[in-house]
Molecule: Bacterial RNase P class A
Organism: Pseudomonadota bacterium
RNA sequence: CCAGGCGGUCGGACGACCGCCCCCGCGAGGGGGAGGAAAGUCCGGGCUCCACGGGAAGACGGUGCCGGCCAACGGCCGGCGGGGGCGACCCCAGGGACAGUGCCACAGAGAACAGACCGCCCCGGCGCGCGCGGGAGACCGGGCGCCCCGGGGCAAGGGUGAAACGGUGGGGUAAGAGCCCACCGCGCCCCCGGCGACGGGGGCGGCACGGCAAACCCCACCGGGAGCAAGGCCGAAUAGGGGCGGCCGGCGGAGCGUUCCUCGGGACGCCGACGCGGGGGCUUUCCCGCCCCGCCGCCCGGGUUGGCCGCGAGAAGCCCCCCGCGAGGGGGGCUCCAGACGAAUGGUCGUCCGGUCCUUCGGGACCGACAGAACCCGGCUUACAGGCCGCCUGGCGCA
Numbered sequence: 001c002c003a004g005g006c007g008g009u010c011g012g013a014c015g016a017c018c019g020c021c022c023c024c025g026c027g028a029g030g031g032g033g034a035g036g037a038a039a040g041u042c043c044g045g046g047c048u049c050c051a052c053g054g055g056a057a058g059a060c061g062g063u064g065c066c067g068g069c070c071a072a073c074g075g076c077c078g079g080c081g082g083g084g085g086c087g088a089c090c091c092c093a094g095g096g097a098c099a100g101u102g103c104c105a106c107a108g109a110g111a112a113c114a115g116a117c118c119g120c121c122c123c124g125g126c127g128c129g130c131g132c133g134g135g136a137g138a139c140c141g142g143g144c145g146c147c148c149c150g151g152g153g154c155a156a157g158g159g160u161g162a163a164a165c166g167g168u169g170g171g172g173u174a175a176g177a178g179c180c181c182a183c184c185g186c187g188c189c190c191c192c193g194g195c196g197a198c199g200g201g202g203g204c205g206g207c208a209c210g211g212c213a214a215a216c217c218c219c220a221c222c223g224g225g226a227g228c229a230a231g232g233c234c235g236a237a238u239a240g241g242g243g244c245g246g247c248c249g250g251c252g253g254a255g256c257g258u259u260c261c262u263c264g265g266g267a268c269g270c271c272g273a274c275g276c277g278g279g280g281g282c283u284u285u286c287c288c289g290c291c292c293c294g295c296c297g298c299c300c301g302g303g304u305u306g307g308c309c310g311c312g313a314g315a316a317g318c319c320c321c322c323c324g325c326g327a328g329g330g331g332g333g334c335u336c337c338a339g340a341c342g343a344a345u346g347g348u349c350g351u352c353c354g355g356u357c358c359u360u361c362g363g364g365a366c367c368g369a370c371a372g373a374a375c376c377c378g379g380c381u382u383a384c385a386g387g388c389c390g391c392c393u394g395g396c397g398c399a
Base pairs, nucleotide, nucleotide: 001395002394003393004392005391006390007389008388009387010386012352013351014350015349016348017347018346020033021032022031023030024029035370039381040380042379043378044377045376046375047227048226049225050224060223061222062221063220064219065079066078067077068076069075080094081092082091083090084089095218096217100216101215102212103211104210117158118157119154120153121152122151123150124149125148127146128145129144130143132141133140134139166184167183168182169181170180171179185207186205187204188203189202190201191200192199193198231309232308233307234306241300242299243298244297245296246295247294248272250276251275252274255270256269257268258267259266260265278293279292280291281290282289316335317334318333319332320331321330322329323328353368354367355366356365357364358363
């Protein structure tokens, strides 16, 4: 210098003027005002209400190598195993397939207690070709090769597939084959190291147990439900509910109270339960029709619109020290930093910064990513112009 890997960080700066939301102040005025993701709402918690005697089991949902961190987690850190990369480093839902059930498309002969298409080998038969021996010849005997047919052996090779019932090499065989042997793989047992996942070594087994559990399932562990429109407080006017008091009002009848009685009943009073009447309104009057019906005052409770709380000091931020490889933990100091609800966080100008374009080299024009709080916190995931910092890897060159 080029190419790359990992981690962190910034996300235009300053000033003036005019505005918006919140807090303090009698006032003048002063102070604060989006993010690393405020996003998706995927996971975990705080908080609130509801439900619930305790335990166990079942159902449903979730998690799934090991150790640690954390309030908790499906998060994070450090490891293990597998895979990729020359490397820095990156990726992996990674328990169980001898508990059982199920699936394995297409292609292919055969896809799980498999299979024989091409092929290899042996035997028999017909035919053809070429040598050999015998014979005067016709012909006979035997050999080799090839095509076809039949019977049998094999699974090495070819071919299909994501996957073909261990792999490589040697021996062996008619050809072959764990048929035999060595190494690797696999299974079982033992020893050593490690908290553990796991790693290393030795022995035995001749190979029998294919893959899929982000198929059902089994095992272990975890899990009440709903969510700030949670939930709580205040609370009119009007309408409706209840209670008390006052006032007005005819008849019948039931009932109640007082009183009289010859015990059959009578008198007086109350009585807006009920029926009839009546009253009011639509409409000034009548008829018909429809609707409403005690009126007034006070009090109580529910509750709509609305107002207030929840709601901003917290698993908080920054700096330093100690422990730890690290996630993180402990201690000390300092700081207070949005709180709206038809929902503020904006606009203009100037100077500078960065980028693109133009230029008469004086300068000029345009642009500034993704996005935007809504109860709060810890994570994950996703979006993001451009820049800065640190560590590391590979290559080239120079000294």